[in-house]
């Protein structure tokens, strides 16, 4: 320098032939159960869906450019 994959909650990830209020597990906070802890149950908070632009009535999803990580080739 060129090719490929990936980027979504604090962490690990799902998701979408373009439209639902963007989700799960773990973690965190509060509450129930207990004398208390653990375990367990319930509830809650937490998101610029990597950044910018484009297409569209509408983009996390499609297209272009860029950034970062991993990987292959040179």
């Nucleotide at each position: 320098g060129g090719g490929g994959u990936u980027g979504u909650a604090g962490c690990u990830c799902a998701g979408u032939u373009g439209g639902c209020u963007a989700g799960a597990g773990c973690g965190u906070g509060c509450g129930g159960u207990u004398c208390g802890c653990a375990a367990u149950c319930g509830c809650a908070a937490g998101g610029u869906c990597c950044g910018g632009g484009g297409u569209u009535c509408g983009a996390u999803u499609c297209c272009c450019c860029g950034c970062a990580a991993c990987u292959c080739c040179a």
About this RNA:
A computed fold for a 74-nucleotide RNA from a bacterium, annotated as transfer RNA. It matches the Rfam family "tRNA". The family's RNA type in Rfam is transfer RNA.